Predicted 3D model of a 131-nucleotide RNA (SAM riboswitch aptamer (S box leader)) from uncultured Actinoplanes sp.
């Protein structure tokens, strides 16, 4: 840089001792113990691996116009299933918002950018995996 996914799921112990939830705003978590490090669990199934089926290529045979059949071999292939080796994750939807479009509601009465919404869509940013 590219692609895919991000409303599901899954915590105990030890050391440590005040922060943490990326940034900003909000709202939360935290001395009933934050970050970090270690141990043991768990979740999930992106990659790897295994299997069935299919597809594609090769090959053999029969036909001879394209076709049909068999077989084994191969595949960065597709689907489904398995496994748990490599990652990842284990408060809150990526905790929510942020920029744009739309919807709805509201107001010392109507906006050239008013305000709000546990409304919808898209984007940005971020995270994880694969390349």
């Nucleotide at each position: 840089c590219u692609c895919a996914u991000c409303c599901a799921g899954a915590g105990g112990g030890g050391c440590a001792g005040a922060g943490g939830g990326a940034a900003c705003g909000g709202c939360c978590c935290g001395a009933c113990g934050a970050a970090g490090c270690c141990c043991c669990g768990g979740c999930a199934a992106c990659c790897a691996c295994c299997g069935c089926a299919c597809c594609c290529g090769g090959u053999u045979c029969g036909a001879u116009g394209a076709c049909g059949a068999g077989c084994c071999c191969g595949g960065c292939g597709u689907c489904c299933g398995g496994c748990a080796g490599g990652u990842g994750c284990u408060a809150a939807u990526u905790c929510c918002g942020u920029c744009c479009c739309g919807g709805c509601a509201c107001c010392g009465g109507c906006g050239u950018u008013g305000u709000g919404c546990c409304c919808g869509g898209g984007a940005a940013a971020g995270a994880u995996g694969a390349g």